[in-house]
RNA sequence: AGUUUCCUUCGGGGCCGGGUGAAAAUCCCGACCGGCGGUGAUGAGGUCAACCUCUAAGUCCGUGACCCGGACGCUAUACAAGCGGACGGUGGAUCUAGUGAAAAUCUAGAGCCGACAGUGAAAGUCUGGAUGGGAGAAGGAAGUG
Numbered sequence: 001a002g003u004u005u006c007c008u009u010c011g012g013g014g015c016c017g018g019g020u021g022a023a024a025a026u027c028c029c030g031a032c033c034g035g036c037g038g039u040g041a042u043g044a045g046g047u048c049a050a051c052c053u054c055u056a057a058g059u060c061c062g063u064g065a066c067c068c069g070g071a072c073g074c075u076a077u078a079c080a081a082g083c084g085g086a087c088g089g090u091g092g093a094u095c096u097a098g099u100g101a102a103a104a105u106c107u108a109g110a111g112c113c114g115a116c117a118g119u120g121a122a123a124g125u126c127u128g129g130a131u132g133g134g135a136g137a138a139g140g141a142a143g144u145g
Base pairs, nucleotide, nucleotide: 002144003143004142005141006140007139008138009137010136017029018028019027031125032124033114034113035063036062037061038060043054044053045052046051058112059111067089068088069087072084073083074082094110095109096108097107098106116128117127118126
């Protein structure tokens, strides 16, 4: 260096403007937004090479939130109920042109996608579960090495 256990902190953005209507931030026109890890022909820096550091995908790989199931655990005499829960399941979306040895990632153009519940009217953007959970990020302690 790595690794194990534990602790602390952090950990999601977005309807401006207009139309219709009794009523719409839900419909229509138009606008706006893009979690986390990886990969990567990006960009920048370390004077140069090697090499290193930072940075680079909503739609490529994986993953989290929601939803369904759930071994098992806790409370309980027990059942039911409740709470927690490894793990499993479900779960959206990209093409064309250019450059090039090579493009899912570069450049240009045109697309497409977005849990559940609620609502005077159908929601990626409002309200709510959520002062929750969380992929993970940073730092620290002890052990190992």